Notes:
Model confidence (mean pLDDT): 86 of 100. Predicted 3D model of a 1504-nucleotide RNA (small-subunit ribosomal RNA) from an uncultured bacterium.
RNA sequence: AGGGUUUGAUCCUGGCUCAGAUUGAACGCUGGCGGCAUGCCUUACACAUGCAAGUCGAACGGUAACGCGGGGGCAACCCUGGCGACGAGUGGCGAACGGGUGAGUAAUACAUCGGAACAUAUCCAGUAGCGGGGGAUAACCUAUCGAAAGAUUGGCUAAUACCGCAUACGAUCUACGGAUGAAAGCAGGGGACCGCAAGGCCUUGCACUAUUGGAGUGGCCGAUGUCAGAUUAGCUAGUUGGUGGGGUAAAAGCCUACCAAGGCGACGAUCUGUAGCUGGUCUGAGAGGACGAUCAGCCACACUGGAACUGAGACACGGUCCAGACUCCUACGGGAGGCAGCAGUGGGGAAUUUUGGACAAUGGGCGCAAGCCUGAUCCAGCCAUGCCGCGUGAGUGAAGAAGGCCUUCGGGUUGUAAAGCUCUGUCGGGCGGGACGAAAAUGCUUUAGGUGAAUAGCCUAGAGUACUGACGGUACCGCCAAAGGAAGCACCGGCUAACUUCGUGCCAGCAGCCGCGGUAAUACGAAGGGUGCAAGCGUUGCUCGGAAUUAUUGGGCGUAAAGGGUAGGUAGGUGGUCUUGUUUGUCUGGGGUGAAAUCCUUGGGCUUAACCUAAGAAGUGCCUCAGAAACGGCAAGACUAGAGUCCUGGAGAGGGUCGUGGAAUUCCCGGUGUAGCGGUGAAAUGCGUAGAGAUCGGGAGGAACACCCGUAGCGAAGGCGGCUCUCUGGGACGGUACUGACGCUGAGACGCGAAAGCGUGGGGAGCAAACAGGAUUAGAUACCCUGGUAGUCCACGCCGUAAACGAUGGAUGCUAGGUGUGGGAGGUGUCGACUCCUCCCGUGCCGAAGCUAACGCAUUAAGCAUCCCGCCUGGGGAGUACGGCCGCAAGGCUAAAACUCAAAGGAAUUGACGGGGGCCCGCACAAGCAGCGGAGCAUGUUGUUUAAUUCGAAGCAACGCGAAGAACCUUACCAAGGCUUGACAUGUACUUGUAAAAUCUGGAAACAGAUUCCCUCUUCGGAGCUUGUACACAGGUGGUGCAUGGCUGUCGUCAGCUCGUGUCGUGAGAUGUUGGGUUAAGUCCCGCAACGAGCGCAACCCCUGUCCUGUGUUGCCAGCGGCUCGGCCGGGGACUCACAGGAGACUGCCGGUGACAAACCGGAGGAAGGUGGGGACGACGUCAAGUCAUCAUGCCCCUUACGUCUUGGGCUACAAACGUGCUACAAUGGUCGGUACAAAGAGCUGCGAGGCCGCGAGGCCAAGCGAAUCUCAAAAAGCCGAUCCCAGUUCGGAUUGGAGGCUGCAACUCGCCUCCAUGAAGUCGGAGUUGCUAGUAAUCGCGGAUCAGCAACGCCGCGGUGAAUACGUUCCCGGGCCUUGUACACACCGCCCGUCACACCACGGAAGUCGGAUACGCCCGAAGCCCGUGUCCCAACCCGCAAGGGAGGGAGCGGUCGAAGGCGGAGCCGGUGACUGGGGUGAAGUCGUAACAAGGUAACCGUA
Repeated sequence: AGGGUUUGAUCCUGGCUCAGAUUGAACGCUGGCGGCAUGCCUUACACAUGCAAGUCGAACGGUAACGCGGGGGCAACCCUGGCGACGAGUGGCGAACGGGUGAGUAAUACAUCGGAACAUAUCCAGUAGCGGGGGAUAACCUAUCGAAAGAUUGGCUAAUACCGCAUACGAUCUACGGAUGAAAGCAGGGGACCGCAAGGCCUUGCACUAUUGGAGUGGCCGAUGUCAGAUUAGCUAGUUGGUGGGGUAAAAGCCUACCAAGGCGACGAUCUGUAGCUGGUCUGAGAGGACGAUCAGCCACACUGGAACUGAGACACGGUCCAGACUCCUACGGGAGGCAGCAGUGGGGAAUUUUGGACAAUGGGCGCAAGCCUGAUCCAGCCAUGCCGCGUGAGUGAAGAAGGCCUUCGGGUUGUAAAGCUCUGUCGGGCGGGACGAAAAUGCUUUAGGUGAAUAGCCUAGAGUACUGACGGUACCGCCAAAGGAAGCACCGGCUAACUUCGUGCCAGCAGCCGCGGUAAUACGAAGGGUGCAAGCGUUGCUCGGAAUUAUUGGGCGUAAAGGGUAGGUAGGUGGUCUUGUUUGUCUGGGGUGAAAUCCUUGGGCUUAACCUAAGAAGUGCCUCAGAAACGGCAAGACUAGAGUCCUGGAGAGGGUCGUGGAAUUCCCGGUGUAGCGGUGAAAUGCGUAGAGAUCGGGAGGAACACCCGUAGCGAAGGCGGCUCUCUGGGACGGUACUGACGCUGAGACGCGAAAGCGUGGGGAGCAAACAGGAUUAGAUACCCUGGUAGUCCACGCCGUAAACGAUGGAUGCUAGGUGUGGGAGGUGUCGACUCCUCCCGUGCCGAAGCUAACGCAUUAAGCAUCCCGCCUGGGGAGUACGGCCGCAAGGCUAAAACUCAAAGGAAUUGACGGGGGCCCGCACAAGCAGCGGAGCAUGUUGUUUAAUUCGAAGCAACGCGAAGAACCUUACCAAGGCUUGACAUGUACUUGUAAAAUCUGGAAACAGAUUCCCUCUUCGGAGCUUGUACACAGGUGGUGCAUGGCUGUCGUCAGCUCGUGUCGUGAGAUGUUGGGUUAAGUCCCGCAACGAGCGCAACCCCUGUCCUGUGUUGCCAGCGGCUCGGCCGGGGACUCACAGGAGACUGCCGGUGACAAACCGGAGGAAGGUGGGGACGACGUCAAGUCAUCAUGCCCCUUACGUCUUGGGCUACAAACGUGCUACAAUGGUCGGUACAAAGAGCUGCGAGGCCGCGAGGCCAAGCGAAUCUCAAAAAGCCGAUCCCAGUUCGGAUUGGAGGCUGCAACUCGCCUCCAUGAAGUCGGAGUUGCUAGUAAUCGCGGAUCAGCAACGCCGCGGUGAAUACGUUCCCGGGCCUUGUACACACCGCCCGUCACACCACGGAAGUCGGAUACGCCCGAAGCCCGUGUCCCAACCCGCAAGGGAGGGAGCGGUCGAAGGCGGAGCCGGUGACUGGGGUGAAGUCGUAACAAGGUAACCGUA
């Protein structure tokens, strides 16, 4: 620090996702040790049991236990508060701390900083005091009630309990005269003095009273900060303030009476939801974001709700009272209880520990103290929950062991790893030693000082001494033995480090995202190997990060999500120049505070680390003091450049109202006139003989304003168009004067706002939703046509939306230009028209810099800046639901969630495609010729059949194709019969000696049985060949052409396909290769940010066309000679021809056109002319094209069979269909006779002359020839002649019968040929469709391969005869180039929309129904405080001799307030609900075809 994922690829936008860190965690697998820390996040659910707050006898009366002493008693035992002590009780202090929890609480809380009107037990310091009296009461005793808890009557008694009196200050109150208000003793010691004694008295300590101050603590007030929702906008009656009164420790509506009507709120009141707050913790570069366990501070709570009492302090966790729920006890009358203390239990839950030890330390309470209490605390226990440390060994060791795994079978890897050898001893184990934490305090002894009368006592300081450890026999140390006891988990397709084999076969499964799995899975499962971490490792959940993906730092809004439809304007925000003041913001310095801990830095302590600890720094904040005055604010003054006012002339479809004009449509009336009109792609509906349409004249009525008209004008936008009058708004230019910042923007609110739509009333010509009819169509609720109503128009009132668009908010300033156009002004020149120049405002185009993802924008910015407003944050769900507001309605505005996807999108690129465009080509069409499609036959295919009809080929590019030869063989198929190392190959071991052949028997044959037969070489070791057996293996036309090689088809012999360097572009890519010409051609020329090059084209190669040269046999024969008259012979090389080698053609020459080019057109010459004709030759690639059955080959499968041998059968079947051919349908013909002219081939298991035989196929004999020599071999059409006479024929030959021939082991299934006889369909072929542009089509024959023969009419070649037509490129098909659109890229056989049907999911509505919280009203009204009263009761004080009275107090009663409860209606929230609504998702369902191309009616927005 980034990565993966949208695309064929690219850039951008944008979401999803990963890598990091963290955790009070949980789960899975695994688990050696130690240190330090943490440990109910869920039910503030319910709790058994034990413990968690007591202490003081130096406050008191006392004595229930225990011990001691004393007394009595023989003893048992009894008595005795005398002592140590002490249950219960009175009294004091504490119990308000400590400990727990986070329910409530959005502010009576918390944090920070301030403040004034307070309290404060204990503690510290100071001052003063502590005199003298009184009356009770618990305990106890007695009696009674009760199950118990407990209660009551009577009686006795003490105090540091209680109450007066005295005294009293700097205390309180005050009318300044005064008034009021205290106390308690206890313990130790003691000389003098007093006292009968107790004791007084003195003194010390503690305690006590009053008061001042302090420290610390607490209460109160203020400011600032502190979550979300506006689909919560208004809230408030003690409410806000005042006065009187009350009340508190204290300010205060804190309470009350009266008066006033205030107070809070868009700077978010009120309401709702959620939440303890902070120091801090986690994360992050930071700013931030999330969190608030452990530790620390504050708050709140203690079963739920309410209340007060006591007290310095509570409205009190282990107190009280009341109400409620729950649990327990009960004798049913009544009682008891509160673990959110520590342990522990049940429950809940994914989940969180021991009913431990000790007060040794730290701290707390009480006490003079000893001491007691202390689940605070310190320790131990449990848990890998986290952090940290250590170990599971170290060295050596190659035969690279065995085993495993892989393998190309060679080997590789596990791997120095192991074993082996040599060592070490951490942890754990055994034995032994053994701490620190503990020295204060205290006790005792003692020294000095203080107090004091005191050498008592006490206090302070010192010395000595004694005692105290839960942890724990722990940490630590030493010794002993022994490598001995100690490694797992996840991952290995990319992101992301790490790869192979087997199994599986879209199954089982994986998956964080992309995505893997359909027979060769590095992605599933296993194994081997590897990678990463390690006593842990993975998974899951949460948080931050990455995410600049809420953007202050640090984003955006033309087209990706996003500018409000538009103006004026309120609050708010923001604001020109100069001066002065102020110091509020701002800046600088100082002070206070910002608790400790944490974090950071530097040290220190545990062996290290974690951890602990010291010091420092930091704590960005708040408060305060001083200073500064540039900038913002505020105050004051001034200015004119912003803004505004005024004036002149002028432009304009700016708006409103009233009039008015002509053209046109329609309708009405009349004339003329006759058969159609109208409409369409074509028609029909419709109108018309009752006279339409056409035409002429007259009239009515409504709406809209042609030309002018212009990327012209005006307006804020919507929008505005004949002409005139009138009313009225705004802007621009020019000008002087004036005002003096008055400005800009603008949440809310308010006005305007196309069309459609709504209401009321008019109007209604044309047009025209709905509707009707006619067409079209598979359908056509559409497009087209004929009609036609709302509406469109007017008035008034609503609606408030549009793709309301420049998809671009407003304002201001700045930043090159060029060129149009509208308005205004000025200037130069001119007699003038006018031209040119300059300035301002508006409106267009093109462009620099700059910006932008690109497209593009560019002084009218999308550039550079400032100010203000609006809006966006993945797609869908959805601009929807619910709620609210508006509306007559339609509906509008505001505006979610569940659920679902990994994309959705923008711009540009390359292709492909288009019922887009342009240019061009091709037997593509057209023009022609001959066919096919109809018939018969042949052949191939489908289908069917069959035991089998082997397999493959499938649009073009399968179908006379593989097959250039299926009777057996072939042969792969079927039936039957055989063989199993095999029909065939190699090797090893052992073995035979041959192998073979012949004969016989069985059999369909294969085969089986029998008989005959018994190897070779040798160095004598053996070798070769061979038989058999065993083992390795053979064999497979079995599967996969979608695992492959090779070969082939096809687009297509189409002209294309690319590269290097350079340049352009962020990039994919582009350029080159496009453009202008030209060509058969990316052929060539010119131009050009391209310059070159490669594969293709062309040429080079072969055949053919002309000529030349060479050579002439088997070829040829002009001239010469001979002859048997045949190039036959001699001879010849001239010619033909053959075989070689050359020449020739290159747009070379001429003219024209063209751009002075390339080239084209015409011409000359030439055998041939513009690639002369033909062939071979097939670019990058496409079709997962074809072939595993030519061959080769991976993997899979079979192995007495899916191998192999044999016989027979099948591949030849036959209702039907298709392809390719042959023969025909006849007279351009058939038949008969005669007669002429080729080329190219083949031939020894062959071609076979010739002769003879046969009607013939053929047979017999047989020459020649391995072939320019011989043979096949006759060419046929043609030509000459004859005949047939238009018919199912003298056409046609299928079919069938008979008789033969040939090949072959064998012609039945199933061959070919011949002869005789038979003589089918067919009279030129529907829709449709094929080939061909010249030696071509058509037609005629000849040859060859395969082959015993042949189903060949096929295929491949050869020559003979030999046409017609092409105007042309509109259309069909295919192709090339350029361009355009695209939502396609598996590429139009593409993509894709909606209803319906089915399944699942979440949501809305819904008659209702159930529940919750809340406020309100009323009723009832516990406890309790307060108020009143106080029949009744009462010791202290007063009066009184007493009785009694008074003061004062209380019970009781009454009242205000008041929790729970009850009733009522209300709104809100939630659950559920028959049925219902749309939405989402699902495999290959149904119906159509809406969108994307002009998507076949351009699409889209609003509305009905």
Its Rfam family is "Bacterial small subunit ribosomal RNA".